The prediction has a mean pLDDT of 86. The RNA shown here (small-subunit ribosomal RNA) has 1477 nucleotides and comes from an uncultured bacterium. The RNAcentral record of the sequence draws on ENA and SILVA. Rfam family: Bacterial small subunit ribosomal RNA.
């Protein structure tokens, strides 16, 4: 798109249509088939004579009787009609249905035409009365009657049938015509007189009936079906052919072109989808069929095997007097029920149609109409125009404003459809003399009127996909077609506002075409994604080489015929359009007929010789079978020699051996296998195939071109071969070597490793039938560039032979490669390339090559092959990466290699734990831990415990206020803060400071997974990326790879690249050398003064030094080396040499690192507290781990004591010198300095000098004791330092683990930041001042290139099997149950047919007995339904079992992917918890 649809939620009007798809499940009640009096008898009403009677004066009216008359009414006899129309789809895979013939094998009422006929007897019988039975349905006897009922007889040319003779047609059976004989059959009356009948022939129309060709579901896990079965033949029977039926004979018939079986199904015309081909479906209509509770059965008929008829049986319902009876909505409405779910118990025969009827008319739930249901498909409305202060209200907001939005409000206007009123048809043709004659309906349809007046909704807005934001939620609640959203900012949930789409709908589910060339005819594929059968031989069968006649079946093309009717489709026409419906044309892509063509195919002939084959010579070869020899090893044995170890292995052990191995010599036995030759070398169809030699024996190829003459290629079934393994028997066993055993290995090792070792390996005979049976590549045939090897043959040519060597040609066999092909990979005359023939397979992953069923096999098992269920992907290629217990090449204190340490101790500081009220908070491998802290007693401070304060401790605005605040004084209080007194202060005057109210303020509260920003890591590694261009279907490559070189993607060279960015390097600093300048506070060489001594003075610019400018270094130069270059490597000069040594410099990106607590900052959270103040307390708490130091353990050391030499900083609430008191910390003082001036400030290792001698010490210096100094309000908690005492652990550190390549490391001390104090810490100085580096194998990091990958949150990754739980399908099962369909075989309804003594019997014969003839009964044969049985199929269900699948965080391993740590991976066989071995 679509639907006979249902359900949500909503619903205004109208026209057309439609409407139990489930239970063909069962009905209650109406009603759906009758009609003729012009076929006939009767009863009863009317009605007319009449007669009686009653009432009345009468008219008359009642009642009785009798004739007539009487289709008003009733049943009956008769006729038709009920076989039609309605309906439902069971069964039905069928000549059941569609198309197209056939019937020389047939029927046909009623209607048409035609032609003849309607003659003349009889006998009954319902109705009807009477008798009976019976609850009732009904039913029996007796009696009486008519017909268009019923029978007899006559006629009958054309009729039937038999004979017979002749025409003439067919392939035949046989057809038809005509002539002659025999036979045998007809009729119905009614009347009003106009008709309407009746009968036979014939003919036509209509409807039917049999056959036959095509055609159209699914299953071979149905592969054989069949005995009325296949065919005769005779009889039966039919309207008719026929095994439809029957006796008999005969053995047929039918199937892989799918018989039988088994499930589905009513077919079709057609209806939805599609470009189409095709796919799916058959509801409404319209044709066929089939069927009518179920299941058989015939009867009447022109026609049924009969929806509203019979009869039988079942099975269900109702009635019943229990004896017995009725019934059958798949007609029309209704009703239970069943379902997701499907309408009125309606009007009418007016219209079309139908039965009867002469008609009038009567029946008609067919049919017209109406009703219900938005089920569908079509029109129409809900209002048009104008309106911006762009109202208000909602939202959304960056607070400006957007937005809803001309939307509304208002103003103008208009009335569709509803409502309301008056007017109102066509549908009527037709039928009646005539009057009249409409269900729908007072409806369509026209006028009028009132008033915007009654009249919108649903779905959706992450991508598919058209439409976004706010709140709410917080892997919850929920959505979801699919991918997939939701764990605190959700355009994806909820709900709002907006928006999109659609519109009286709008959504959902369910089905169907489509898209899906995802079953591939149109139109796919099979090297490696699903998929070539292990290989051969060969049956059907498909397919076939060149010429040339015939045929004309395929093929083509013309014409006829049919392809119904609606339906599509065009054109035209009616409803106001449309939908609807009408009328014409086309269309129907097909079947048959006929006529024509003959290229091709086929077919029949005939001919060829290239394809295939045969004949002939050659030839290569592990080709197969036998059979029979050879030598080399192992291994045994026997004997010498000979001595202790052999063997084995990362290393051992088991093991062998002094009972003599191992090693060696000779001898002998036995198996199985044949080194070298040997080659991407040969054969072979494959599986395969190697010592030699004989016998046998296939099958290539070459060359000759003698024969045949298409014999040919495939190749379902079938039949053969088929590696190892493994199975049966029956030998043989030397090696090896599953299982097994033992040693190691290991957490474990049912493994690798190693020592034995049994089946097996071998051989004879037979199974078995797999394999990664691989070229993952089926066979055959022809074409399409080449180069280069080899193997086998043939040929040239070298003058001529022969051997090379070189041409060439056929056949086999590799490698490279053009064109073309391929998704890419790669194929390429040996195709995966261009083409034809055949065969074979494929159709998303698992399940699963499993179950089940068949079939094979001795077994293991093999072939054959599902589905439930699940997933949302599996999977080729190639690409970047990333990773390797791949690989090259290269760097780094990476490793060695050296030096000092860490880890032990005992302190310090942090961290974890743990305590605690609280022990705030971060940081957590490297890259968190002496880290944020460059310095926690109070403060800080964020914690904790108490006491307060609420426009606040802090900012900005408003708005009000003065009786004020701030100070100051008193109270109280741990303070803070409350009370309470006293009190105007500044002003460039506007106003400010206060106080009160209102905005607001404040938050180290949360979220580094919402950010900025600033950091740290890789890494100072040398990368990282662009523009064009070329290459690739792309992801992407190239460029940047390569070689040579660097510290370097540093520079050359070279190259489909060329360039170029950010990085590297250089550009700044500092420092090493000199130069210039400058000379104070800084220097003192020379003069000169001076001093105890001192740059102390003058003075000097000379050197140090300051502190500004400049030189210098750049492979510049020389030799070697390098294909060149770039570059190295020596060398020289030079303070310095190949970046001279340090610093800052940190690419593109990583780590959802670090920080919300440095700051800013969204969002969320507090608001008399999560904010603020204040006191005390915690961050310092210790049974324990870590981490970083410090201090040591000594003698190269320690102590005393004596003396030498830095640099680089800091000092005014600072540094603080002489001096003076303490042992000392430090006190007192107080010059001098905002510092090249003065201070700090003694540098210390060092060097001399004397002491200590290996001692837990004169080492060490915790720890505790009790004194003391400083700082600070204050050193209890909890500060540093002094001085006495006190001396602990420790004697150089297990495993493991750090730094450092030179002025380093180690050692020494100084100073400075922080700071009131406090510094083993952290930032700087500078003193002394090493060892090593063979090297790059190994460990950590890291480049490049490469290679392998099932990794991609990337190896901290993926990822297998058991076992545990749970859950859901499914198989097995002793059984259990239900169904289906067949078969035997009992019993046998009704009924047909068939028999029949005996009974019964109007019409016809007969005078009469009696006949013919029927009938009932009763027997037979078929013969539903039931019963009995054994199978066979299919479904339920089963204790229990088996595997499978599923399932955020279970359990053992680690099998697989990197070489996965033992490559791995098939077949088999065995073995183990488990991958597995």
């Nucleotide at each position: 798109g679509a639907c006979g649809a249902a359900c949500g939620c909503u619903g205004g009007c109208g026209g057309c249509g439609u409407g139990c798809c489930u239970a063909a499940c069962a009905c209650a009640u109406g009603c759906a088939a009758g009609u003729c009096g012009a076929g006939c008898g009767c009863g009863c009403a009317g009605c007319c004579a009449u007669c009686g009677g009653u009432a009345g004066c009468a008219a008359u009216a009642c009642c009785g009787g009798u004739g007539g008359u009487g289709g008003g009414c009733g049943a009956g006899c008769g006729g038709c009609g009920a076989a039609c129309g309605g309906g439902u789809g069971c069964g039905u895979a069928a000549c059941a249905c569609g198309u197209g013939g056939g019937c020389a094998a047939c029927c046909u009422g009623c209607c048409c035409c035609a032609g003849a006929c309607u003659c003349u007897g009889g006998g009954a019988u319902a109705a009807c009365c009477c008798c009976g039975g019976g609850a009732a349905a009904c039913c029996g006897g007796g009696g009486c009657u008519a017909a268009u009922a019923c029978c007899g007889g006559a006629u009958a040319c054309u009729c039937u049938c038999g004979g017979u003779c002749g025409g003439c047609c067919g392939c035949a059976u046989g057809a038809u015509c005509g002539g002659c004989c025999g036979a045998g059959g007809a009729a119905a009356g009614c009347u009003c007189c106009g008709a309407c009948g009746g009968u036979c022939u014939g003919g036509g129309a209509u409807g039917g009936g049999c056959c036959c060709g095509c055609g159209g579901c699914c299953u071979a896990u149905c592969a054989g079906c069949u005995u009325g079965u296949u065919g005769g033949u005779g009889g039966g029977g039919u309207a008719a052919c026929g095994g439809c039926c029957u006796a008999c004979c005969a053995a047929g018939g039918c199937g892989a072109c799918g018989a039988c079986g088994g499930g589905u199904a009513g077919c079709u015309g057609g209806u939805c989808u599609g470009a189409g081909a095709g796919g799916a479906c058959g509801g409404c209509c319209a044709g066929c069929c089939a069927c009518a509770c179920u299941g058989g059965g015939a009867c009447u008929g022109a026609g049924a095997u009969a929806c509203g008829g019979c009869c039988c049986a079942g099975a269900c319902u109702c009635c019943u007097a229990c004896g017995g009876g009725a019934g059958g909505c798949a007609g029309c409405a209704g009703u239970g029920g069943g379902g997701a779910a499907u309408c009125u118990u309606g009007c009418g025969c007016a219209a079309u149609g139908g039965g009867c009827g002469a008609a009038a008319g009567c029946c008609u739930g067919a049919c017209g109409c109406a009703g219900c249901g938005a089920c569908g498909c079509c029109g129409c409305g809900u209002g048009a125009g104008g309106g911006a202060u762009g109202a208000a209200g909602g939202c959304c907001u960056u607070c400006g404003g957007g937005u809803u939005g001309u939307a509304a409000a208002c103003c103008u206007c208009u009335u569709u459809c509803g409502g309301c009123a008056g007017g109102g048809a066509c549908g009527a043709a037709g039928c009646g003399a005539a009057a009249g004659u409409g269900a729908c309906g007072g409806u369509a349809c026209c006028u009028g009127c009132a008033g915007a007046a009654g009249a919108a909704g649903c779905c959706c807005c992450g991508g598919c996909u058209a439409a976004c934001u706010a709140c709410g939620u917080g892997c919850c609640a929920g959505c979801a077609g699919c991918c997939g959203c939701g764990g605190u900012a959700a355009g994806a949930c909820g709900u709002a506002g907006g928006g999109g789409g659609c519109g009286a709908g709008c959504g959902u589910u369910g089905u169907c075409c489509g898209g899906a060339u995802u079953u591939a005819u149109u139109g796919g594929g099979c090297g490696u994604a699903a998929a070539g059968c292990g290989c051969g031989c060969g049956u059907a069968g498909g397919c076939g080489g060149c010429c040339g006649c015939g045929c004309a079946a395929g093929u083509c093309g013309g014409a006829u015929g049919u392809g119904a009717a609606a339906a599509c489709c065009c054109g035209g026409g009616g409803c106001u359009c449309a939908a609807c419906c009408c009328c014409g044309g086309a269309c129907g892509u097909g079947c048959a007929u006929u006529c024509g063509a003959u290229a091709c195919u086929g077919c029949g002939c005939g001919g060829c010789u290239c394809g295939a084959g045969a004949c002939a010579g050659g030839u290569a070869g592990g080709g197969g079978a036998g059979a029979u020899c050879g030598g080399a090893a192992u291994u045994c044995c026997u004997g010498g020699u000979g001595u202790a170890g052999c063997g084995g292995u990362g290393a051992a052990a088991u093991g062998c051996g002094c009972a003599g191995a191992u090693a060696u010599c000779a001898g002998g036995a036995g198996g199985a296998a044949c080194a070298c030759c040997g080659g991407u070398g040969g054969c072979g169809a494959a599986g395969g195939c190697g010592g030699a030699u004989c016998u046998c024996u296939g099958g290539g190829c070459c060359u000759g071109u003698u024969c045949u003459g298409a014999c040919g290629c495939u190749g379902a079934g079938g039949c053969g071969c088929g590696a190892a393994a493994g199975c049966u028997a029956g030998g043989g066993g030397a090696g090896c070597g599953a299982a097994c055993a033992g040693g190691a290995u290991u957490a474990g090792a049912u493994a690798c490793c190693c020592u034995g070792g049994u089946a097996g390996u071998c051989c004879u005979a037979g199974c078995c039938g797999u394999a990664a049976a691989c070229g993952u590549u089926g066979g055959g045939u022809g074409c399409u560039a080449g180069g280069u090897g080899u193997g086998g043959g043939g040929g040239g040519a070298u003058a001529u032979c022969g051997a090379c060597c070189c041409c060439u040609u056929c056949c086999g066999u590799g490698c490279c490669g053009a064109a073309g092909c391929u998704a890419a990979c790669g194929c390429a005359u040996u195709a995966a390339g261009c083409a034809c023939c055949c065969c074979g397979c494929c159709u998303g992953g698992g399940g699963a090559g499993u179950a089940c069923g068949g079939c094979c096999g001795c077994a293991a098992g093999g072939c054959u092959a599902a589905a439930a269920c699940u997933c949302a992907a599996a999977g080729g290629a190639a690409u970047u990466g990333a990773c390797g217990g791949g690989g090259g090449c290269c760097c780094g204190c990476a490793c060695a290699a050296g030096c000092g340490g860490c880890g032990g101790a005992g302190c310090a500081u942090g961290u974890g734990g743990c305590u605690u009220a609280a022990u705030u908070c971060g940081a957590c491998g490297c890259g968190a831990c002496g880290c944020g802290a460059a310095g926690a007693a109070c403060c800080u401070u964020a914690c904790c415990u108490g006491g307060g304060c609420u426009u606040g401790a802090c900012a900005u605005g408003c708005g009000g206020g003065g009786c004020a605040a701030a100070g100051c004084c008193g109270g109280u209080g741990a303070a803070a803060g409350c009370c309470g007194g006293u009190g105007c202060c500044c002003u460039a005057c506007g106003g400010g400071g206060c106080c009160c109210g209102c905005a607001c303020a404040g938050g180290u509260g949360g979220u580094g997974c919402a950010u900025g920003g600033c950091u740290g890591u890789c890494g100072u590694c040398a990368g990282c990326u662009c523009g064009u261009g070329c290459c690739g279907u792309g992801a992407g490559g190239u460029g940047u790879u390569g070689c040579c070189u660097u510290a370097a993607g540093u520079g050359g060279c070279g190259c489909a690249a060329c360039g170029a960015g950010c990085g590297c390097a250089a550009c700044c600093c500092c420092u090493a050398u000199c130069c210039c300048u400058a000379g104070u506070u800084g220097c003192c060489a020379g003069c000169g003064g001076g001093u105890a001594a001192a740059g102390c003075c003058g003075g000097g610019a000379a050197c140090u030094c300051u502190a500004g400018g400049g030189a210098g270094a750049c492979u510049g130069c020389c030799g070697g080396c390098g294909c060149c270059a770039a570059a190295c490597c020596g060398g020289a000069g030079g303070a310095a040499g190949g970046u001279g040594g340090g610093g800052a410099u940190g690419a593109c990106g990583u780590c959802a690192a670090g920080u919300c607590a440095u700051c800013a900052u969204g969002c969320c959270c507090c608001u008399u507290a999560u904010g603020u103040c204040c006191a005390g307390g915690g961050c310092u708490g210790c049974a324990c781990a870590c981490a970083u130091g410090c201090u040591a353990c000594a003698a190269u050391g320690c102590g005393u004591g004596g003396u030498a030499c830095a640099g680089a900083g800091g000092g005014c609430u600072g540094c603080g010198a002489u001096c003076c008191c303490g042992c000392a910390a430090g006190g007192g003082g107080g010059a001098g300095c905002g510092a090249a001036u003065c201070c700090c400030a003694g540098a210390a290792a060092g060097c001399c000098a004397c002491g200590c001698u290996c001692a837990g010490u004169u080492c060490g210096g915790a720890u505790c004791g009790g004194g003391g100094u400083c700082u600070g309000c204050a050193a209890c908690u909890c500060g540093c330092c002094c001085a006495c005492a006190u001396g602990a652990a420790g004697u150089c550190g297990g495993a493991a683990u750090c730094g450092c390549u030179a002025g380093u490391a180690a050692u020494c001390g100084c100073a400075g930041g922080u700071c009131a104090g406090c510094a083993c810490a952290c930032u700087g100085c500078g003193g002394u001042g090493a060892a090593u580096a063979c090297g790059u194998u190994c460990c950590c990091g890291g480049g490049c290139c490469u290679u392998g990958u099932a990794c991609a949150c990337a190896c901290c990754g993926c990822c297998c099997g058991u076992c545990a739980c749970a859950c859901c399908a499914c198989g097995a099962a002793a059984g259990u149950u239900u169904g289906c369909a067949a078969c035997a075989c009992c019993c046998g309804a009704a009924g047909c047919c068939g028999g029949u003594g005996g009974c019964c019997u109007a019409a016809c014969c007969g005078c009469a007995a009696g006949g013919a003839g029927g009938g009932a009964g009763c027997c037979g044969u078929c013969g539903a339904a039931g019963g009995u049985g054994g199978g066979g199929c299919a479904g339920a269900u089963g204790a229990u079992u088996g595997g499978g699948g599923u399932g955020a965080a279970g359990u053992c391993g680690u099998a697989a992917c990197a070489a996965g740590g033992u490559a791995g991976c098939c077949g088999u066989a065995u073995c183990g918890g488990a991958a597995g071995g």